[in-house]
Molecule: Bacterial RNase P class A
Organism: bacterium
């Protein structure tokens, strides 16, 4: 000085004038509302609604089975599928960076094309051996070192061995068992023992091991005009149901409760209307809900770190046809175009976005600019 690599800040300032929302304090107004003066007023994601909570309303003996989720290890956390750190694996010279990362020796199923063969192993072109043949080739065998196919071919290299090979033999790498030693643990790492058995796929089924009740601030809870259902109580008016012609009258048969009384048989009520309070709870309003909170900021102290704990200090948005703007000036900042030694003139442009019950995450978009640490390299002392 060039290159890369992971983190982090910013997320335009000031002022002026006309607004909107909320709230204090006085003042009009019976209230609704208004008038004056103060005070607060959007984010790093307020977003996507993908995971977890609080809060609420519902369900819920016990246990099982189905379903759906996680998926190295320890750790942090109110909790998580998130997070830190670390183990394995892969990429990269390196910082760093990716990884649903449990079993493929329980069982099933898949592996296009190509290839002999995609897992029960097998032979297209080949070596090498017998036979037959003038040769070319033919035809019986051994093999699986070498070519070939393919994302992937039955452990790899090399020596030895053999007709030719081949773990057939041995070395060293790789596996599998087993054991010691270190780690809290994932593992590592030495040593023994085995010739090697077990191709890939579980983000196919499946098995294994933990988890897991459902809807959600339009949940919920209070007050409450209208309105139906049922209650009760006052007034009128009246037995009722059923048959008998659909209906009115009348007839006939049955019913239940009081009440009298000679135990049969008299009377009396249901029902309709009307009105009043109950109820009910729809539109509305208020509450939840704007906060003392798993809270924010600063120092310190423990930890590698996520984090955790002491102290101090602060109280920080609250709408509902949904407020949180707009216009100008002047400055920052980036770009362009004159102009230039240099100061300047002049036109643009300053993202991505918009709270809605509240938090922890993760995840997507996001203009300049600016910091840091950490690789890797090139010059010069």
């Nucleotide at each position: 000085g060039g290159g890369g690599c992971u983190g982090g800040a910013g997320g335009g300032a000031u002022g002026a004038u006309c607004g909107c929302u909320c709230u204090c304090a006085g003042g009009a107004g019976u209230a609704a509302u208004u008038c004056u003066g103060g005070g607060a007023g959007a984010g790093g994601a307020a977003a996507g609604u993908c995971c977890g909570a609080a809060c609420u309303c519902c369900g819920c003996a016990g246990g099982g089975c189905a379903g759906u989720g996680u998926g190295g290890u320890u750790c942090u956390u109110a909790a998580c599928g998130a997070g830190a750190a670390c183990c394995g694996g892969g990429a990269g010279u390196a910082a760093u960076c990716c990884c649903a990362g449990g079993g493929a020796a329980a069982g099933u199923g898949c592996c296009a094309c190509a290839g002999a063969a995609a897992a029960c192993a097998u032979a297209c072109c080949g070596u090498c051996c017998g036979c037959c043949u003038u040769a070319a080739g033919g035809u019986g065998g051994a093999u699986a070192a070498g070519g070939g196919u393919g994302a992937a071919a039955a452990g790899g290299u090399g020596c030895g061995g053999u007709a030719a090979g081949a773990g057939c033999g041995c070395a060293c790498c790789g596996c599998u068992u087993c054991a010691a030693u270190g780690g809290u643990g994932a593992c590592a790492u030495u040593g023994a023992a085995g010739g090697c058995a077990g191709g890939g796929c579980a983000a196919a089924c499946c098995c294994c091991a933990c988890a897991c009740g459902g809807a959600g601030c339009a949940a919920g809870a209070u007050c409450a005009a209208a309105u139906a259902a049922g209650g009760c109580g006052g007034c009128c008016u009246u037995u009722c149901a059923a048959a008998u012609u659909g209906c009115c009258c009348g007839u006939u048969u049955g019913a239940u409760u009081c009440g009298c009384u000679u135990u049969a048989g008299c009377g009396a009520a249901u029902g309709g209307g009307c009105u009043g309070c109950c109820g009910g709870g729809u539109a509305g309003a208020u509450c939840g809900c704007a906060c003392c909170g798993a809270g924010g900021a600063a120092u310190c102290c423990g930890g590698c770190g996520a984090c955790g704990g002491a102290u101090u200090c602060c109280c920080c948005a609250g709408a509902u046809g949904a407020a949180u703007g707009a216009u100008c000036a002047u400055c920052c900042u980036c770009c362009g175009c004159c102009a230039c030694a240099g100061c300047g003139g002049u036109g643009g442009g300053g993202a991505c976005a918009g709270a809605a019950u509240u938090c922890g995450g993760c995840u997507u978009a996001u203009a300049a600019u600016c910091c840091a640490a950490c690789c890797c390299u090139g010059g010069c002392u």